Predicted 3D model of a 72-nucleotide RNA (transfer RNA) from uncultured Oscillochloris sp. Lineage of the source: Bacteria > Chloroflexales > Chloroflexineae > Oscillochloridaceae > Oscillochloris.

[in-house]
RNA sequence: GGGCCGCUAGCUCAAUGGCAGAGCAAUCGGCUCAUAACCGACGGGUUCCCGGUUCGAAUCCGGGGCGGCCCA
Numbered sequence: 001g002g003g004c005c006g007c008u009a010g011c012u013c014a015a016u017g018g019c020a021g022a023g024c025a026a027u028c029g030g031c032u033c034a035u036a037a038c039c040g041a042c043g044g045g046u047u048c049c050c051g052g053u054u055c056g057a058a059u060c061c062g063g064g065g066c067g068g069c070c071c072a
Stems, first nucleotide, its partner, number of pairs: 001071007010024004018055001027041004048064005
């Protein structure tokens, strides 16, 4: 330098172009002499950035950034 893949909650990941979700973690409560486990409740998002297409974009298109793999 070139090709491919990925980027969404604190973490791991979902999400036919039509309300952004789950598990875990955190927090609060219950249980316990106490802690863990367990049970219940509960909040948390500029979907990496900038533009474009569209009635409507996490999703499609262009550019950029970061990370990974491969080639040179």